[in-house]
Overview: A computed fold for a 73-nucleotide RNA from a bacterium, annotated as transfer RNA. The coordinates come from a structure-prediction model, not an experiment, and the mean pLDDT is 83.
RNA sequence: GCCGGGAUAGCUCAGUAGGCAGAGCAGAGGUUUCGUAAACCUCAGGUCGUGGGUUCAAAUCCCACUCCCGGCU
Numbered sequence: 001g002c003c004g005g006g007a008u009a010g011c012u013c014a015g016u017a018g019g020c021a022g023a024g025c026a027g028a029g030g031u032u033u034c035g036u037a038a039a040c041c042u043c044a045g046g047u048c049g050u051g052g053g054u055u056c057a058a059a060u061c062c063c064a065c066u067c068c069c070g071g072c073u
Stems, first nucleotide, its partner, number of pairs: 001072007010025004019056001027043005049065005
């Protein structure tokens, strides 16, 4: 330099023909218990890597860039 994959909640990751952003764990509150753990219920938590473009509407499509992983030279 070229090619491919990835970046979404504190962590691990889902999210396809574009149409309200989700799960598990972790966190907070509650029920239960003499108490703790476990279990169950509820709640909170996001500029979807950055900047543009297309569109009525973009995590999703297009372009550029940044970072991570792998391959080729």